[in-house]
RNA sequence: AUUCCAGUUGAUCCUGCUGGAGGCCACUGCUAUUGGGGUUCGAUUAAGCCAUGCACGUCAGGGAACAAGGCAUUUGUUCCCGGCAGACAGCUCAGUAACACGUGGACAAUCUGCCCUCCGGAGGAGGAUAAUCUCGGGAAACUGAGGCUAAUACUCCAUAGAUAACGAGUCCUGGAAUGGCCGUUAUCGAAAGUGCAAGCGUGUUGCUCGCUUGUUACACCAGAGGAUGAGUCUGCGGUGGAUUAGGUAGACGUUGGGGUAAUGGCCCAACGUGCCUUCGAUCCGUACCGGCUAUGUAAGUAGGAGCCGGGAGAUGGAUACUGAGACAAAGAUCCAGGCUCUACGGAGCGCAGCAGGCGCGAAACCUUCGCAAUGCGCGAAAGCGUGACGAGGGGACCCCGAGUUCCCCAGUACAACUGGGGAUUUUGUAGAGCGUAAAAAGCUUUAAGAAUAAGUGCUGGGUAAGACCGGUGCCAGCCUCCGCGGUAACACCGGCAGCGCAAGUGGUGGUCACGUUUAUUGGGCUUAAAGCGUCCGUAGUCGGUUCAGCAAGUUCCCUGUGAAAUCCUGCCGCUUAACGGUAGGGCUUGCAGGGAAUACUGCCGAGCUAGGGACCGGAAGAGGUCAGGGGUAUUCCCGGGGUAGCGGUGAAAUGUUAUAAUCCCGGGAGGACGACCCGCGGCGAAGGCGCCUGACUAGUACGGGUCCGACGAUGAGGGACGAGAGCUGGGGGAGCAAAACGGAUUAGAUACCCGUGUAGUCCCAGCCGUAAACGAUGCGGACUGAGUAUUGCACAAAUCUCGUAUUUGUGCAGUGCUGAAGGGAAACCGUUAAGUCCGCCGUCUGGGGAGUACGGUCGCAAGGCUGAAACUUAAAGGAAUUGGCGGGGGAACACCACAAGGGGUGGAGUCUGCGGUUCAAUUGGAUACAACGCCGGGAAACUCACCAGGGGCGACGGCAGUAUGAAAGCCAAGCUGAAGGUUUUGCUUGACGAGCCGAGAGGUAGUGCAUGGCCGUCGUCAGCUCGUACCGUGAGGCGUGCGGUUAAGUCCGUUAACGAGCAAGACCCGUGCCCUUAUUUGCGACCCUUUCCGAUGGGGAGGGGGCACUAUAAGGGGACCGGUGGCGAUGAGUCACAGGAAGGCGCGGGCGACGGUAGGUCUGUAUGCUCCGAAUCUCCUGGGCCACACGUGGACUACAAUGGCAUGAACAAUGAGUUGCAACGCCGAAAGGCGAAGCUAAUCCCCAAAUCAUGUCUUAGUUCGGAUCGAGGGCUGUAACUCGCCCUCGUGAAGAUGAAAUCCCUAGUAAUCGCUGGUCACUAUCCAGCGGUGAAUAUGUCCCUGUUCCUUGCACACACCGCCCGUCAAACCAAUCGAGUGGAUUCGAAAUGAGGCUUUUUCAUUAGGAAGGGUCGAAUUUCAGGUUCGCAAGAGGGGUUAAGUCGUAACAAGGUAGCCGUAGGGGAAUCUGCGGCUGGAUCACCUCCA
Repeated sequence: AUUCCAGUUGAUCCUGCUGGAGGCCACUGCUAUUGGGGUUCGAUUAAGCCAUGCACGUCAGGGAACAAGGCAUUUGUUCCCGGCAGACAGCUCAGUAACACGUGGACAAUCUGCCCUCCGGAGGAGGAUAAUCUCGGGAAACUGAGGCUAAUACUCCAUAGAUAACGAGUCCUGGAAUGGCCGUUAUCGAAAGUGCAAGCGUGUUGCUCGCUUGUUACACCAGAGGAUGAGUCUGCGGUGGAUUAGGUAGACGUUGGGGUAAUGGCCCAACGUGCCUUCGAUCCGUACCGGCUAUGUAAGUAGGAGCCGGGAGAUGGAUACUGAGACAAAGAUCCAGGCUCUACGGAGCGCAGCAGGCGCGAAACCUUCGCAAUGCGCGAAAGCGUGACGAGGGGACCCCGAGUUCCCCAGUACAACUGGGGAUUUUGUAGAGCGUAAAAAGCUUUAAGAAUAAGUGCUGGGUAAGACCGGUGCCAGCCUCCGCGGUAACACCGGCAGCGCAAGUGGUGGUCACGUUUAUUGGGCUUAAAGCGUCCGUAGUCGGUUCAGCAAGUUCCCUGUGAAAUCCUGCCGCUUAACGGUAGGGCUUGCAGGGAAUACUGCCGAGCUAGGGACCGGAAGAGGUCAGGGGUAUUCCCGGGGUAGCGGUGAAAUGUUAUAAUCCCGGGAGGACGACCCGCGGCGAAGGCGCCUGACUAGUACGGGUCCGACGAUGAGGGACGAGAGCUGGGGGAGCAAAACGGAUUAGAUACCCGUGUAGUCCCAGCCGUAAACGAUGCGGACUGAGUAUUGCACAAAUCUCGUAUUUGUGCAGUGCUGAAGGGAAACCGUUAAGUCCGCCGUCUGGGGAGUACGGUCGCAAGGCUGAAACUUAAAGGAAUUGGCGGGGGAACACCACAAGGGGUGGAGUCUGCGGUUCAAUUGGAUACAACGCCGGGAAACUCACCAGGGGCGACGGCAGUAUGAAAGCCAAGCUGAAGGUUUUGCUUGACGAGCCGAGAGGUAGUGCAUGGCCGUCGUCAGCUCGUACCGUGAGGCGUGCGGUUAAGUCCGUUAACGAGCAAGACCCGUGCCCUUAUUUGCGACCCUUUCCGAUGGGGAGGGGGCACUAUAAGGGGACCGGUGGCGAUGAGUCACAGGAAGGCGCGGGCGACGGUAGGUCUGUAUGCUCCGAAUCUCCUGGGCCACACGUGGACUACAAUGGCAUGAACAAUGAGUUGCAACGCCGAAAGGCGAAGCUAAUCCCCAAAUCAUGUCUUAGUUCGGAUCGAGGGCUGUAACUCGCCCUCGUGAAGAUGAAAUCCCUAGUAAUCGCUGGUCACUAUCCAGCGGUGAAUAUGUCCCUGUUCCUUGCACACACCGCCCGUCAAACCAAUCGAGUGGAUUCGAAAUGAGGCUUUUUCAUUAGGAAGGGUCGAAUUUCAGGUUCGCAAGAGGGGUUAAGUCGUAACAAGGUAGCCGUAGGGGAAUCUGCGGCUGGAUCACCUCCA
């Protein structure tokens, strides 16, 4: 400030709604010092009901009574007659959709008291009556009879005059006489005095009374005019519904009457049949209207309380009287309903006036003062009256103003707070004066004293302000929306702190804006909601070009009007402001009258041809209707041939066949259909249309020097056509095929598959009227770059086989594709627009409820068309992006994939881990791959966390206690498994102290979902990113794609990308070959030497040289597709060969990207929070972790002869060693024991087995196998019972190669054999290493399981272990139908009928009464109908609701593609038939394009 912000998503853009922020109104929570101003205060609900008091009287017209006064020409009170006023003012908003209101006109169709002007007049006569008096009735209200009397009361006569009829005049006014003027006649027919002054006296003596004259006094009468007020008519304007389309009988008109102030069906009689209506009549709902008010930039939307103008009403309804004016708010009559009094006979009342009460409600004041001001009524005036009005009181009604302090010092920091000191006094308090109708406020002045005065909401985001504390623990609660709360809550509750506003501040409801979210200004409709299935056409709207006229629209000028208040501006007045005054402007966006202009629109007239139509010409075509003809195939029948199956499927079965099928040949019947040609080819408005021929018929394009001359476009209503299904009637029926019946499949299978099969499909006649009736794109016109293909026609050129030829080009018309600009949210559209414009129609306004209900209408029915609401919900949705997923596709890869092989597991026994169970305890963790010989976890105590039992421990602070002895120690005894642990008795020492409250130490207590660190796994993977540029509105993309290649995002080439980083590789370690250097504890060829054995050859041992070899440990070399040949692109690379110790990463390790997995670990340590705190700390004893109906993982040993046993013989490496390894010797059958050299280690020591040789066993539960058990012995250790290991003897179980399934492995590997180390007092079938022996097979593939990349679909994003549909069951909610039942209202008919008007007759002196007729007519009752509101047994669907049942329909090819229409079936989602659509994946082919 003409504004945005939050919310759909993993993220994005859009559509769209929801909410927030602003203003105003009403109510409400908490809180509150004060002044002024205002058009503020029972409008919203009950136009409901009202006690009590007040709100309309007044007066020189008249009469009477009384009182005061004291003689004046007095004053007052009461009652009555009379005049005027009680039609104003005040209140309310029920009714009213209407000339009620607003605005502008008309009255030649009118009236107007009081007021003003002019003119004239007021002569005469008369009879009553009230008050009062007398007498009555009645409870009262009131009322009856008799007597008296007056007037500005009433009556009569006169005059003036009025009205009506007739007549005359170009006499007057006027736009126009129906008006006026004039004449005649008829009828009707006015008046009032009083005061004042003067005078008189016929009255009375006493007040008084009467008369005359005057009067610028007040009244009275008639006429004319004015003013004011009122009445009537009229153009235009302002509300929703068509689920209200026809309405109307005084209705429309004419003639004649009646009535009124006046026109008029206002009323009546007769006659006619009109009148209103899609420009919305009638009906229903709602509503007083306007000036204005709220809001908004405005257009507008909403409102109409208060103030002003108008209307209407006065408990509901009707009626007249009086009057200038009423059908009368504090008048009358009557009915209805309500209330009051009553003596039961009657009588009375009407607060929507002011106060006040009850009721209703969320919702609204005092039963105050005064007529001092303003105004009104009466009056000559004084004056009287006035709940109008003016004042006060009350109310957080609105607006405006002021205040709740300031300074200094200190605590302690210029914050806040506290203390001390000082300053000021607005306001408040107190006093005096002025102020007021009376008060108050206010003003002037004085005194003391900071004294008398701050709340409310919020603090997660939007949205200003806490990553503060405590409590709570999906509880309690909060929330406007999004959303918080499940033990670390910035969101709940409290505290503290902060932020906003401030005498207020929040909440709820309504309303405007925000909303371009109803779009006139100013929106949309391919896919988000939205184009009618298509065409024809009525009304309407719009309309080519030229000329002339008119001036309706339009524009300009002038005049009148559009009340005041409100609004704006200037000035002025209250101390300022609010408020008020004044002047100007504006507003009421308008209406009316007059004048001018003529471009545009319109109207009228005359033309034109570019739109449109007609005509002509030769064409193309599955356009339509009817008739005729023909063709193949299926089925059936007949005949012939032929023999065992056929058919069908993923596999089968049902079925069919020996009564001869299927199959082949020939013949026949019948119905349906029209292959190939066939083409993003053609025709048609759409639906749709395909054999051939004919008849009839419709449209189209092209060409035309033809004709008409705007005839056009669109099209509300309306009409016609309209696939398939379906319906009615009649035919027909071969094939196919809903339903139905069988067979399969399946957990089931009302399906998908198979076998049969009826409606139907076909024809004729008639209905139905819908589809994803789609280009999801209405029709018509104009304009705006191109390219290419194809169909039709025309033209031109070239070629030519000279044809109805071919090719090329151009124009027009169609049908496609690609694309500029532009558009679009994007996908995309793009001269066939979704671009830029014009005209007309249809249609949309969050999702659901719902295309449902009700109503109407059409239909034979099915159903179609039209088409809501309650309620519910924060989203639903479109396009595109990244990922993930697919019972989608493509490419590549892997022995935790397969294939080819080797060996196992799964069966047995044992060991070990886990589950389960058991137990006082069997501590806890880990649970697909990625838990289960895992936590280095081989637990006898310890470990230890578990169980039983028994002890111990509080740094520091406070309070109780304590020299009347705390605490500690000790002998003995008891308790005890044991113990000065405790108790008893006693002794020693001498100051602290665990009794209470805090606070600690400690915790293998909790939380791995609060964490660090470390680790597993994806990953034996090849990916993950960045900078700059580019593309996209954006998320994002590109780079990272594609073609090759690689183990590899490895490299090469190409490309809007160019480069780079982390991973890969390189690197590091080991190993394999060579060289150099070095040589002790190693080696030991050679040389020398000593010694031993030996017949010799020779062998062993020692010493000295030596470092050649081995080894050791340091440094180098070597391998790079380097060379040759092939392939490849002359590349990257790959295949083969040579050489080489090694060949294509040589082999084996280490190193593990960005990240995911809330993966594992709080029980390694660390660590937040929570908890325990004398026990969840710590120590001790014992037990347990080792249990055992069972299940399971991993191992070991086996089942034997490739073996077992016995004897003999041989060959390693890693590594370990002083609380140790131990040679060697002796003892023992052995385990082991007793001695003991050497070694802190290349020195000493510990060291193999498979293997080999010989022998034996001979296929057996064995000389296999070793479990289990018994006996004896040994070792470790405080201790081997639970619960260790070893040795010997004896015992000798299962097991004879292991179902389904499953694991590992590609070479020094698998398999097999032992050795060392870790743990460790002892204990290894475990783990980590080491060496010995030493294979088979493949050199591939993507089938299974998975991984990577590209692409595609998606309704998934917690990401397919996803999402999600319907029935059933439960609870709640609103609406629908509903037998019936109860109201309200309205219309029609009938009956009764108060009362009014009118009329006749009659009675009557009057007033009036009685009876009858006509007419209007409230109210009540009855009957029939409409509308509407309640209640309701029951019925059916809908919506909502963390964890119910059944299935799995949809989303991926969703596992049978989905969806639309229709029909049938089924627990349910749904299935099937027929036709249609792509809003279907995948593969192949065709066409087109680049």
Notes: The RNA shown here (small-subunit ribosomal RNA) has 1490 nucleotides and comes from Candidatus Altarchaeales archaeon IMC4. The sequence is in RNAcentral, with records from ENA and SILVA. It matches the Rfam family "Archaeal small subunit ribosomal RNA". The source organism's lineage runs through Archaea, Nanobdellati, Candidatus Altarchaeota, Candidatus Altarchaeia and Candidatus Altarchaeales.